[in-house]
Context: one part of a larger RNA
């Protein structure tokens, strides 16, 4: 480079916006760059290919022919691509009405529970565990009752359910804001797909500064367990979980399935939302979930939400190990990240 793949065998970039690039709806009209045809030039010889022919043959050699897939010129086609212009609504946006929403941000509130102080009542245990010991508690615990602080995190609702691009989002109400379905077809007239690079955003842990700490709890101590037990268990416990600002930028970031667009039987539940209808129900459109045509799978399995049938436009694979390590560059306060080889060895 050709070909072949990317749910689970290597192998979808963590999501998203989007510059270049690539790719592009219906009509129709020009050009004629791509394209297809003819014309002439040219495309060294050799060597290869085909024929005939010289050395006895062959190999070598000489003649002739085809080829030489290419570039130029000039002329003609114009159906596809594509320039330029016109017109159009079915792509895509806008506006009108309207839903549903733990989407996102900032403020307020609330009631359970924990664990802490204070006071009552109360008296010898509490606790833990397979069993027990550390531990706690006559300086009154633990049970209980009242009052009072603080964190955090929101039980039933709750769901096979909703909403986000994706992490991801739940007590209530307010107050700014996003996206998204449905309808009406008033407007704009292809304004569109995708997107190397770039920029945003991106759970937990982490990290710096500063504040907070109920309850949990890495390390840590200690009691068990053991043959040991740097562990499961149990009594403590710091960071850290929380909050403001700033860094990390990773993950089984999963649906292990890139983003649009179109087509291809059907059934069943379930959320929004629209039409009939009084109503049960039926019928459109928008999500989810299962179960299955045809088709596809190496097989599980996928099957209108495809992993089928097709296109476009990006990422990525090319035996195991070594190894996502070295180096070397880039990032970062560090921790590390990003990008990513080779000897060697099966």
């Nucleotide at each position: 480079c050709u070909g072949g793949g990317c749910g689970u065998a290597a192998a979808g970039g963590g999501a998203g916006c989007g510059c270049a690039g690539g790719u592009g709806g219906a009509c129709u009209g020009u050009c004629a760059a791509g394209u297809g045809g003819a014309u002439c030039g040219u495309g060294c010889a050799a060597u290869g290919c085909c024929g005939c022919g010289g050395c006895c043959c062959a190999a070598c050699c000489g003649c002739g022919g085809a080829c030489a897939u290419g570039c130029g010129u000039u002329c003609c086609a114009u159906a596809c691509u594509g320039u330029c212009g016109g017109u159009c609504u079915u792509g895509a946006g806008u506006u009108g009405u309207u839903c549903a929403u733990g989407g996102g941000c900032g403020g307020a509130c609330g009631g359970a529970a924990u664990u802490c102080c204070u006071g009552g009542u109360g008296u010898a245990g509490c606790g833990g565990u397979g069993g027990a010991a550390u531990g706690c508690g006559u300086a009154g615990a633990u049970a209980u009752c009242a009052g009072g602080a603080a964190g955090a995190a929101c039980a039933c609702c709750g769901a096979u359910g909703g909403c986000g691009a994706a992490g991801g989002c739940a007590g209530u109400c307010c107050g700014c804001u996003g996206g998204g379905g449905a309808u009406a077809a008033a407007c704009u007239g292809a304004c569109a797909c995708u997107g190397a690079g770039g920029c945003u955003c991106g759970a937990a842990a982490g990290c710096g500064c500063g504040g907070g700490u109920a309850g949990c709890a890495a390390a840590c101590a200690g009691g068990a367990u053991u043959a040991g037990a740097u562990a499961c268990c149990c009594u403590g416990g710091u960071a850290g979980u929380c909050c403001g600002c700033g860094c990390c930028g990773u993950a089984a970031a999963c649906g292990a399935u890139g983003c649009a667009u179109a087509c291809u039987g059907g059934g069943u539940g379930u959320c929004c939302g629209g039409a009939g209808g009084c109503g049960a129900c039926u019928c459109c459109g928008g999500g989810u979930a299962c179960c299955g045509c045809a088709g596809c799978c190496a097989a599980c399995g996928c099957g209108u939400u495809a992993a089928g049938u097709a296109u476009g436009c990006c990422g990525c694979c090319u035996g195991g190990g070594g190894a996502g390590u070295a180096c070397g560059c880039c990032c970062g306060c560090a921790a590390g990240g990003g990008u990513g080889a080779a000897a060697c060895u099966c």

A computed fold for a 346-nucleotide part of an RNA from an uncultured Fibrobacterota bacterium, annotated as small-subunit ribosomal RNA, central domain. Its Rfam family is "Bacterial small subunit ribosomal RNA". Its family is annotated with ribosome and structural constituent of ribosome in the Gene Ontology.